[in-house]
RNA sequence: ACAACGGAGAGUUUGAUCCUGGCUCAGGAUGAACGCUAGCGGGAGGCUUAACACAUGCAAGUCGAGGGGCAGCACGGACUUCGGUCUGGUGGCGACCGGCGCACGGGUGCGUAACGCGUAUGCAACCUGCCUUAUACAGGAGGAUAGCCCAUGGAAACGUGGAUUAAUACUCCAUAGUAUUAUUUUUUCGCAUGGAAAAAUAAUUAAAACUUUGGUGGUAUAAGAUGGGCAUGCGUAAGAUUAGCUGGUAGGUGAGGUAAAGGCUCACCUAGGCGACGAUCUUUAGGGGUUCUGAGAGGAUUAUCCCCCACACUGGUACUGAGACACGGACCAGACUCCUACGGGAGGCAGCAGUGAGGAAUAUUGGUCAAUGGGCGCGAGCCUGAACCAGCCAUCCCGCGUGCAGGAUGACGGCCCUAUGGGUUGUAAACUGCUUUUCUAUGCCAAGAAACCACUCUACGUGUAGGGUGUUGCCGGUAGCAUAGGAAUAAGCAUCGGCUAACUCCGUGCCAGCAGCCGCGGUAAUACGGAGGAUGCAAGCGUUAUCCGGAUUCAUUGGGUUUAAAGGGUGCGCAGGUGGGCUUGUAAGUCAGUGGUGAAAUACUGCCGCUUAACGGUAGAAUUGCCAUUGAUACUGUGAGUCUUGAGUAUGGUUGAGGUAGGCGGAAUGUGUUGUGUAGCGGUGAAAUGCAUAGAUAUGACACAGAACGCCGAUUGCGAAGGCAGCUUACUAAACCAUUACUGACACUGAGGCACGAAAGCGUGGGGAGCGAACAGGAUUAGAUACCCUGGUAGUCCACGCUGUAAACGAUGUUCACUCGCUGUUUGCGAUACACAGUAAGCGGCUGAGCGAAAGCAUUAAGUGAACCACCUGGGGAGUACGAUCGCAAGGUUGAAACUCAAAGGAAUUGACGGGGGCCCGCACAAGCGGAGGAACAUGUGGUUUAAUUCGAUGAUACGCGAGGAACCUUACCUGGGCUUAAAUGUAGAUUGUAUAGAUUGGAAACAGUCUUUCCCUUCGGGGCUAUUUACAAGGUGCUGCAUGGUUGUCGUCAGCUCGUGCCGUGAGGUGUCGGGUUAAGUCCCAUAACGAGCGCAACCCUUACCGUUAGUUGCCAUCGGGUCAAGCCGGGGACUCUAGCGGGACUGCCACCGUAAGGUGAGAGGAAGGUGGGGAUGACGUCAAAUCAGCACGGCCCUUAUGUCCAGGGCUACACACGUGUUACAAUGGUCGGUACAAAGGGCAGCUACACAGCGAUGUGAUGCUAAUCCCAAAAGCCGAUCCCAGUUCGGAUUGGAGUCUGCAACCCGACUCCAUGAAGUUGGAUUCGCUAGUAAUCGCGCAUCAGCCAUGGCGCGGUGAAUACGUUCCCGGGCCUUGUACACACCGCCCGUCAAACCAUGGGAGCUGGGGGUGCCUGAAGUCUGUGACCGAGAGGAGCGGCCUAGGGUAAAACCAGUGACUGGGGUUAAGUCGUAACAAGGUAGCCGUACCGGAAGGUGUGGCUGGAACACCUCCUUU
Repeated sequence: ACAACGGAGAGUUUGAUCCUGGCUCAGGAUGAACGCUAGCGGGAGGCUUAACACAUGCAAGUCGAGGGGCAGCACGGACUUCGGUCUGGUGGCGACCGGCGCACGGGUGCGUAACGCGUAUGCAACCUGCCUUAUACAGGAGGAUAGCCCAUGGAAACGUGGAUUAAUACUCCAUAGUAUUAUUUUUUCGCAUGGAAAAAUAAUUAAAACUUUGGUGGUAUAAGAUGGGCAUGCGUAAGAUUAGCUGGUAGGUGAGGUAAAGGCUCACCUAGGCGACGAUCUUUAGGGGUUCUGAGAGGAUUAUCCCCCACACUGGUACUGAGACACGGACCAGACUCCUACGGGAGGCAGCAGUGAGGAAUAUUGGUCAAUGGGCGCGAGCCUGAACCAGCCAUCCCGCGUGCAGGAUGACGGCCCUAUGGGUUGUAAACUGCUUUUCUAUGCCAAGAAACCACUCUACGUGUAGGGUGUUGCCGGUAGCAUAGGAAUAAGCAUCGGCUAACUCCGUGCCAGCAGCCGCGGUAAUACGGAGGAUGCAAGCGUUAUCCGGAUUCAUUGGGUUUAAAGGGUGCGCAGGUGGGCUUGUAAGUCAGUGGUGAAAUACUGCCGCUUAACGGUAGAAUUGCCAUUGAUACUGUGAGUCUUGAGUAUGGUUGAGGUAGGCGGAAUGUGUUGUGUAGCGGUGAAAUGCAUAGAUAUGACACAGAACGCCGAUUGCGAAGGCAGCUUACUAAACCAUUACUGACACUGAGGCACGAAAGCGUGGGGAGCGAACAGGAUUAGAUACCCUGGUAGUCCACGCUGUAAACGAUGUUCACUCGCUGUUUGCGAUACACAGUAAGCGGCUGAGCGAAAGCAUUAAGUGAACCACCUGGGGAGUACGAUCGCAAGGUUGAAACUCAAAGGAAUUGACGGGGGCCCGCACAAGCGGAGGAACAUGUGGUUUAAUUCGAUGAUACGCGAGGAACCUUACCUGGGCUUAAAUGUAGAUUGUAUAGAUUGGAAACAGUCUUUCCCUUCGGGGCUAUUUACAAGGUGCUGCAUGGUUGUCGUCAGCUCGUGCCGUGAGGUGUCGGGUUAAGUCCCAUAACGAGCGCAACCCUUACCGUUAGUUGCCAUCGGGUCAAGCCGGGGACUCUAGCGGGACUGCCACCGUAAGGUGAGAGGAAGGUGGGGAUGACGUCAAAUCAGCACGGCCCUUAUGUCCAGGGCUACACACGUGUUACAAUGGUCGGUACAAAGGGCAGCUACACAGCGAUGUGAUGCUAAUCCCAAAAGCCGAUCCCAGUUCGGAUUGGAGUCUGCAACCCGACUCCAUGAAGUUGGAUUCGCUAGUAAUCGCGCAUCAGCCAUGGCGCGGUGAAUACGUUCCCGGGCCUUGUACACACCGCCCGUCAAACCAUGGGAGCUGGGGGUGCCUGAAGUCUGUGACCGAGAGGAGCGGCCUAGGGUAAAACCAGUGACUGGGGUUAAGUCGUAACAAGGUAGCCGUACCGGAAGGUGUGGCUGGAACACCUCCUUU
C1' cells in the first nucleotide's frame, strides 16, 4: 500500500477406547399465547382461526358561474278578519334535467403454479378524461322530455295515464383540414410482415353556451406528459406409486371482431402441436421489495410499510363511460336473512367503529377536517372512518426510577454446624447526614400555521410576482418550565445433579412427584416438596409453539460407498456428459471498458433533530442482477485443413478345462442270467428297522443301464460375469507377442433399452444307475416333527420354453495417467540352447512412502489426479403395505407411512467364559493302605410336632459348626405371677446411721408385711461405707452384616499383583511380566525397547535332628566314701544323660558327567543332617454386597406400666422319617485270664493325693507328701504263659430289669459311674464316595481346657509300635501361563430367538355404507352480447315484438379419483417378575450364513448350489447340561 472485521462447542452407545451415526442442549427471532408479578414515559404494533353471519351509525359527493324552477328556511314587499295569505323580488335551495366524480382512496388473500409476479426488451399491432403546447373554428334550424299540474293503482317498494315546459340534454343542415377512407405518383427507411414523408384527385364527419365583461367553458387536428393495454427472453413449490397429453387441438387462406396483434371467433384446407431439459394429472400456494437467521454460501419467511395481481354473499352477463365487465351501480340464477295487508318486495361490513360465533388469542359503536392528500366548484366552500389525533393492551423496542454516603457490640430474629461457641443473612437494619429524577400541590405555557381569503403597498407587459396587517389548532391547558413538601409513591420472576452460573437442613421412601438429554426417587435425595442461603435477569421473568443456527446431519463452498448406511450380478449400447497433437478462421462461453436499468422505503456509512436512546431527517455508497455496445482471443466451443502417439485394421505366429454340435473310451456302481459256496450279511457310539435256507453277503463269467470323468492337478489356465476338466472331429469366439504396412480421433463412460445370467423351481416330452427334499420305519431323548441308521418320491440327466434371483464377494463400478523395492509362477519374443540376464501380457506372496477409525491396502491401491455411471443419509416398522409392471405359478422389480426407541453399528483393547488348542502343577487321576455308604449307639442338621421346641450358620467355604461342656442358673423361647427412674453403674446436692444381719407371716418364688439387733477411722476440721430421696445420664440377645468398624472362611501358601522412567499405539492400552531353558516358586539364566523398583516367593522367627561351650538344683551318678532287704538314700562330683542360655553346622561348598549359563543327574566323597533336612508361625492385589448388629463396638429405625426387668415351672433333650460327622463291632494278626517292661506332654490347694483299712465295685473312712525337674495323678498296645477252635460264639455289646456310688438346694422330665442279670442288630456292607507319599497311613494308650457333676465316642495336644505304593499324566476335579473365538462385561448361574396367553397403540385387507372435488355423454336452459326478421310504433334515426348461436345454473347416466367409517380378519410395535421349547453368540454342543424348494406347535429342520463374515487339525468319542 492493498484486502479484510470473519467461523467456539457440550451431553448421550462401551468395563474402558477410537470411529461412524442419530437424538438433545447452550444463541438469535416472533403480529404470539399462557403462569406469576407490575412505578413512569417515548416510539411502534394489535383476528395468524370462520373469504363465518351481521343489529345500528357513519365511510362519495359536488356544481344555481348549465337549466326549468321553488318544497322547506331567512329577508324584503303587498294584502290582512292580525289567525294569516300572496309574492322567486333577494339570500339561498329539497327534489328534477344536465356536467364532472363515483374505475381514486380504503379492505381482504378466496382463487391463481399463471406472462400471475420479478427482471430485461418490443409494439412498424394500440388507447389515454382532467393537465400543457400549437393551429383552426363555433353559422343556422328543429322536435322532445323530466320536473311542475291533473287523474289514478298499490300495504309497501314502486308505478300508470293526460296536459304543458327548459337547457352546456337530443336531432338536422352548413362550413372544414396537418382528420378518416379510396386511388395514383415520387423520395426514403427497416431484421421481416412493412413503415415514414411529400404531392394530386374524389368522398365523408364538428361545436354550447354562461358571465359580475376580468374570464370560464365548447369543437377539430397535431404533439407532449401521465396512466394503461398487448407480446416476448430468462427466473419462479412438491409428487413419476401422475408417462403419455391434445380436436379450435397445431398451422395456413379468407372473413368477422377489438383501441390493438392473435384460433380471439367462424368457413375451408393441411395433420399437426406438447412431452424424460418432465407434457398431462394431483396436492399446496397470491408474487416481489423485504424480514429472521447464518462467517458466508444458503435456509426459512411475505404481519405492519411500498409496488403488482386477484376478489367484493356464490356463479354468469353485459350496460354506461376516457377508463369497469364496476366493494357502498344494473340484470339473471342460487343459497341465506328480513318486511308483508300473502298479492308482492328488500338486502350484501374481505370500508371505520361495533355484535355474535370460532379460537390459546388480537382494541373505541371516540375527536377533527387544524395539517397532508382527494372529489366538485371561478371562489367562498361542501364532502372525505383517506388522513391526523386521542382511548385500550408490558405485545415488542428504547429510556428513567424504586435512593446516596456514613454506620459493628458484626444487634434481634431466621438458618446451619464439629454446638460453653462459631458461621451466614450482613453495612444489611436501627441511627446520623445528604439529594429530589419520579410523586403531590400551585402557577406560567408552546412548536406544529404555511397558505387560501379580505384590506393594503411595490414592480411592470392589468394580471401575474413579491411585501405588510388581519383570520384559522382536533391533539391540549398537553409537552415543557418554575416554586414548595418530603425517602417520601414504586421489585419481582426463574433457577441451583452434569451440560450450566448458583448448597445446606427437614419431610417423603420406586410412594408422592421431577425431567430438554443423560437420568433422579426402594430410610442418610445438593435431582421430589418446604425452608434458609446463593446465582441469573429485571418492570419484567419463566413456559409453550414456530423459524434459522449449532447440523460439514443433502456436503457448490463442504461428505461418503472393503468391514460402520451405501458399487448395479455381468456385458453391449441410443440419448446425454467428457474427450489427443499442430495451423487457421470465428467470437457462443470467458475476460475488460462504457451506456441503460436495478422504484421508494429497508439494511450500511457520514452528518443532523427530539435532554439521551428507540425513532426521525438528509447525503453517499451499495443493490453481487438483467439488457445493450465496444474491445481482447490464452483456454473451452464451433468451421476448415493437417498429423500419429489414443483407437482400429492388415500380415505372421503362440496359448488355453473359452463356446456349440457329433462320435468314441475305460474304471466304479446297480441290475439281470448263470456258476462256486453256506449262514449270516448290513449298519452303529451301542443297536434296531432292512436283506437272507425260496440260498443272501462273498467270489467268477456274460449281458445291460444311466450318470460322472481317477492319476496328470498346481498358490495353474481360459472366459464379461454366471462358469468351464476323459479322448477326438467339425464349426466358432477371444487374448497375447512380433512386424510397423494401412485408416486418421474413428475414443471413454453410459440414464432408459437389449442380451447373458449358479442352484432351486415351473411347463411339455424323454430318461432314471447312484444320490436324494417330502414321506415311512428303526434308534436317541423328558419330548425329537432333528442330528444317526434302513428304505424312498419329486428332483438331479437330455431337448425345447419360462423364471431372473444368491455371501451373483475381491462384500472393492468402468476407463486413462503417474508413484520405492524383493520374490515365485504361466505364455510369448529374442537367442543354437534345458545356463543366465532382458522385454511384453497375465496370476500370486512380502514390504516402504502415502492413505485409513483401525484391521489393513500398498504398480492387480483402499496412494496421487482426470472422465462418466450407480448408490447412501439413525435403529426398528420393512424390502413390508398399497399402487403399477413382469411372470403359467412360485414370485421378481419399483417401494412408503403411521407408530416406536436413544440408541443400532464398525474396528480394536482389557477381562471373563468355551462340551477351543498347547505347556505345566496338585493325593487330581493312576498304584497302594485304611475307611464312609449296610448294623447298633452318640452327636449335629432338615422335616414334623409343640404353649415353646430361642437364635444364627445352608454347595465347595453349613450340618461333634457359634457351644472349650442347656438338670436350676446359663436362656435369648413358652406359661403364669410381680415392678415402672426402673435389675445394674456413675456424677452432683440434701438427708440418714433402726444399714447389713437375724427371726417370723402370706406366697411356688420374686415380692409384700411384722419383730429384734446394730457403723468404722479421725489430726475432731472431716473422711470412708451404707441407705433414702432429687436431678442428669436408663434399658432392649428388638430390625437392618444390603449403612458399618473389627474379626473370620474360601480361592490358596496358588505364584501371582503392580509402579517409576523410557519406548510403541490417535486412544483404551501394550512393553517390562513375552520368547528359549530352569525351578517348589514372576526361582534363576540367556535373549530382548526396555531399565529399574515395590507387595508377594525365598530368607530372617519358633521347634526338632548333631556338636561345642557356659551353668549344675528339685535333675544325673562314671569315679571315691557311707548306707539300705532294695532304692542317688547320704557325703560328694560335673564326667555322662538331662535341663536352658550362647555359639557352630549345610552353601550344589567339593568331585564326575550333561549344559553357553541358570541348573540338572550321581546307592559319589565327607557329614548327625544333602539339595527349601522335618514340622510350625507367616496368607500379596483382590473375589464371593461370603459370615457375624446374638462376642464386642457403632449409624439409622423401632418399644418405653413394655420388645425393658424380676421370679417359679416348663422348653432348647419332642420323633413316622431323611442326611452329615463319629464311636463300637462283626472276630483267631482275635477275645478272656495271669505275670511283666518302656513314654512324652501336661495338671494339681474349695486341688492332686501316696499309703493303710472297708466294700466284688463305683467309692467311703483315716492319713501323708506337694503351691511342684522334689510329692501325686500314672500308661496301653508290646513281651512271657494259659484258655477259647470258627459258632451269632468265651465275638459283639445295644436294650431292659434290679441294686447302688458320687456331685449338687434339687438327678421325674433330663447326669455320670459301679455291680448283678438281660444279651438286640451285626458274619465286612449297592450305586457311589473320603483320607493319606514317611516317622506319614494304620494302630495303642496318656494329658489338658470348659467343669459342682456330666451326656466327651467331640475338640486340642503328647508320645509308643510302625507299613505299602507312585508305570505315568490319556482321562475326572481344581489351579497357573501362552494362544484362539465371542453378539458375554451383573461377565455362561451370561446373552438371547420364535409360537402361544394377557393389556394397550397405530396400521393393511374387507361384504359394503357415507361424503367430497374434478372430468365426460345426453336433455333442458335465465339474463345478456351478437345476428336474422321486423306487416306494429316513429317524419326519420331507430325501436318494440318474434326467431337463432353461445352460456351460468338445473336434471340424468356411466366411470375414475380422494377421504371417513365397517362385522370380521392379517401381520407390526410396546408392556419388572405368564406358558412351551433352546434356534443364534464358544467348534453354542449338528459350524454359521445367503438364494431356492418342501416339511414342522414354535424357534426351526432337511435337500440343492454358493460364501467365510468358521473353530480345531496327535487319535477315538453315544446322549444331556436349564

Notes
Model confidence (mean pLDDT): 83 of 100. Predicted 3D model of a 1522-nucleotide RNA (small-subunit ribosomal RNA) from Maribellus comscasis. The RNAcentral record of the sequence draws on ENA and SILVA. The organism belongs to Maribellus, within Bacteria. Its Rfam family is "Bacterial small subunit ribosomal RNA".